[in-house]
């Protein structure tokens, strides 16, 4: 200088003007006191994937003596870890000149099945060409043979193909092995409770039924009162301090793990985290210019919804670190 490979980071900035959702204060309202709700002031407000929801696990709730079937998943060998099918080092196998990249990578004498084209034949057998061995036959020879044709066994050549008969290859096909899973989910759960209809229970209960019934009694009872109880609308929890985050040391090759100091950073519920202006940057496109440069217009995927590791998808653009490989010059 050109052309790679793998990692981390960033995801406009400032300022001003209006709004929105938490919280906090502060002054009315309201009350016993609260909630609550109203104006002003400060403070905080998406992501690297907040996505797919694909795997894994906190948490809640139901279910559950054991085992064991069905169904679902993993799959070298060792570690990490709450666990995982993630990550991590190692073998091995293939890709690459490399730097690295990719692999469900047990089993195919327990068993079914499948092997595309191509070739006769794809695991049942089976002969396209060719070699050998024989048998019948014609043919030349006096024979011994020597040449055709047809048929049969045989096969180590040749063709075909990834693989040709070999205990073949394929288990991301069925299955066997081993090991692992018990549903359902924050619209989980919990909790406080209205009208309005039913429901239980105690009292009362008519000039009412019924007891052969006038009257006492007993009993049933429409209604009335009181009082529990479930469920609904509605509200309140769960919500965000957590397998958290940064830094620094220290164990380990790493993934990971201890320690010690520091921080606390959305929390809504039809669901806010926006619109605008002005400036500076940087990038894409357009236009004027010879050119420096001026100007327009435009800013990638994508919006939290119990949380957490993870994989996978989508993404303008920038920064930065190890390598590796050409090419050149000392």
């Nucleotide at each position: 200088g050109g052309a790679g490979u793998c990692g981390g980071c960033c995801a406009g900035g400032c300022a001003g003007u209006c709004g929105c959702u938490g919280c906090c204060g502060g002054c009315g309202c309201g009350u016993u006191a609260a909630a609550g709700u109203g104006c002003c002031g400060g403070u905080a407000g998406a992501g690297g994937a907040a996505a797919g929801u694909c795997c894994g696990g906190g948490c809640u709730c139901c279910a559950c003596a054991g085992g064991g079937c069905a169904g679902g998943g993993u799959g070298a060998c060792g570690g990490u870890u709450a666990a995982c099918g993630g990550c991590c080092g190692u073998c091995c196998g293939c890709c690459g000149c490399g730097a690295g990249g990719c692999g469900a990578g047990g089993a195919a004498c327990a068993g079914g099945g499948c092997c595309a084209c191509a070739g006769a034949g794809a695991c049942g057998a089976g002969u396209c060409c060719g070699u050998u061995u024989u048998a019948u036959u014609c043919c030349g020879g006096c024979a011994a043979c020597g040449g055709g044709a047809u048929g049969a066994a045989a096969c180590g050549g040749g063709g075909u193909g990834a693989a040709a008969c070999g205990c073949g290859g394929c288990a991301a096909c069925c299955u066997c092995c081993a090991c692992c899973c018990g549903g359902a989910g924050c619209a989980a759960c919990a909790c406080c409770a209205a009208a309005u209809a039913g429901g239980c229970a105690a009292g009362c209960g008519a000039u009412g039924a019924c007891g052969u019934g006038g009257c006492c009694c007993g009993c049933c009872g429409a209604g009335c009162u009181u009082g529990c109880g479930g469920g609904u609308a509605g509200g309140u929890g769960g919500c965000u301090g957590g397998a958290g985050c940064g830094c620094g040391c220290g164990g380990g090759c790493a993934a990971c793990c201890g320690c010690g100091c520091g921080c606390c950073a959305a929390g809504a519920g039809g669901a806010a985290u926006g619109a605008c202006u002005g400036u500076c940057a940087c990038g894409a496109c357009g236009g004027c210019g010879c050119a420096a440069g001026c100007u327009g217009c435009c800013g990638a995927c994508a919006g939290a919804a119990c949380c957490c590791g993870g994989c996978u998808u989508a993404u303008c653009g920038g920064c930065u670190g190890a390598c590796u490989c050409c090419c050149g010059a000392u």